This is a predicted structure of a 475-nucleotide part of an RNA (small-subunit ribosomal RNA, 3' major domain) from an uncultured bacterium. Its mean pLDDT, the model's own confidence on a scale to 100, is 83.
Context: one part of a larger RNA
């Protein structure tokens, strides 16, 4: 000077109280320790590991185990010799393949003194090397986590003080905020705070196809479908708009603050980027780089099958139910935000009484074509039951994807109908278009999502308050 304190003040913050939904009881689904195993690769472990690195483990990914196999080497530069332009197939054989052998097609580079150089390639041979997801995140760069979007860190000159250090940056009010006033031995300044930036919410202006359709025509079973219009709507661009300006009150005549007007919108308007000096030798050598250290017929390299998916049992976190504010059948509305050529796929047809899917192929490199809800609605029905609740397991028969579904994809009909009547101590999450509820899209992806990241639709309760509980600031 800092950290602490079951030391005091003071303020904050879904922290707590007030509510509404979960979790912990049940099946499943996935991480994770265990235990198991040739191998179940590794890494992450309070907040801040555990649906995390994994936006996708059948082969491959792969890093792991078992066999077969290469040794200048799958990849680099560099020398020697030989041999072919490069390149590009196709056949037999041996092997699980890898890989090794034979046999044989297309192609024929540039200069040239016509010997040959060159450039590319490929064989061979020795080496120098390559290679390593091997080990140290406690050698280390870049990356990220957390304190925490918390309001705080600091310096220059000055001034005390022996001196480490103080003042500033405390105090009196005030803010979301070291924010802003006012006061003082401090006067100023930087990196934070806020603004600057996106993006929803109002208006105007400009522009009018692929969106839009009010007037007019024409037209159709239906339909902006056509001619035509840019009025409206949307679309993207640019400019307005919100400052405590305006009034009253309050307060120190400051900053504020309470209250009101106008206004699409008020005191930060909602949202998101944006993370200060630092703290945890936090996390990463398995993204990448990298030091030092270690292997070099192997800790490199290739290839096949197998594991990472194992199961007594222990947590995490979802998923889906335990029903009547419901389940089933039938009719019938209403989005937004993406995708999309090795693709997205419509009409029409086939497949089981009803599928999942198959055929087909318009159109569309897309405001034009496709891919587009469901909870809501009406209207039956079922009457509290282990149920016409719930859908776990198991059988069988399909479908697709892919060299290939056995270990070990997904769907799909038919049949089987386990546990489960709202969960013990305990514990999360959320203050508004939020929470809870309903479905849609993307990434990743040959396939495969109960996850992750986006869209929307439907739409609450409650906050007396700061004594406790946890976390942060000051003094």
């Nucleotide at each position: 000077u800092g950290a602490c304190g079951g030391g005091g003040a003071c303020c904050c913050g879904c922290a707590c109280a007030a509510g509404c939904g979960g979790u912990g009881g049940a099946u499943u689904a996935u991480g994770u320790g265990g235990u198991u195993u040739a191998a179940u690769u590794c890494g992450a472990c309070u907040c801040u590991a555990c649906g995390c690195g994994c936006a996708g483990a059948a082969c491959c990914u792969u890093a792991c185990c078992a066999g077969c196999u290469c040794u200048u080497g799958a990849c680099a530069u560099g020398u020697a010799u030989c041999u072919u332009a490069a390149c590009u197939g196709g056949a037999c054989g041996a092997g699980a393949a890898a890989u090794c052998g034979u046999c044989u097609g297309g192609g024929c580079c540039a200069c040239u003194u016509c010997g040959g150089u060159g450039a590319a390639a490929g064989a061979u041979a020795a080496c120098a090397c390559a290679g390593g997801u091997g080990c140290u995140g406690c050698a280390c760069g870049g990356c990220u986590g957390u304190u925490g979007u918390c309001a705080g860190c600091u310096c220059g000159u000055g001034u005390c003080g022996u001196g480490a250090g103080a003042c500033g940056u405390u105090a009196g009010g005030u803010u979301a905020a070291g924010u802003c006033c006012u006061u003082c031995a401090a006067c100023g300044a930087g990196c934070g705070c806020a603004a600057c930036c996106c993006u929803c919410a109002c208006u105007g202006u400009u522009a009018u196809u692929u969106a839009c359709c009010a007037u007019c025509a024409g037209g159709u079973u239906a339909a902006g479908c056509u001619g035509g219009g840019c009025a409206c709507u949307a679309u993207a661009a640019c400019a307005g708009g919100a400052c405590u300006g305006c009034c009253g009150g309050u307060g120190a005549u400051a900053a504020g603050c309470c209250g009101g007007a106008g206004g699409a919108a008020g005191g930060u308007g909602g949202g998101g980027a944006u993370g200060a000096c630092u703290u945890c030798a936090a996390g990463u050598c398995c993204u990448c780089a990298u030091g030092g250290c270690c292997c070099u017929u192997a800790u490199g390299g290739g290839c096949u099958g197998g594991g990472c998916u194992a199961c007594a049992c222990a947590c995490g976190u979802a998923a889906u139910a335990c029903a009547a504010u419901g389940g089933c059948u039938g009719c019938u509305a209403c989005a937004a935000a993406g995708a999309g050529a090795a693709g997205c796929a419509a009409a029409g047809g086939c497949g089981u009484a009803a599928a999942a899917g198959c055929c087909g192929g318009a159109g569309c490199g897309a405001a034009u074509c496709u891919u587009u809800a469901a909870a809501a609605g009406c209207a039956g029905u079922c009457u509290c039951a282990g149920u016409u609740c719930g859908g776990a397991u198991u059988g069988u028969c399909u479908u697709c994807u892919g060299c290939a579904a056995c270990u070990c994809g997904a769907a799909g009909g038919c049949a089987u109908g386990a546990a489960g009547u709202c969960g013990g101590a305990a514990u999360c999450g959320c203050u508004a278009g939020u929470a809870a509820u309903c479905g849609u899209a993307g990434a990743u992806c040959a396939g495969c999502a109960u996850g992750c990241u986006a869209c929307g639709g439907u739409g609450a309760a409650u906050a007396c308050g700061u004594u406790c509980u946890c976390g942060g600031g000051u003094c």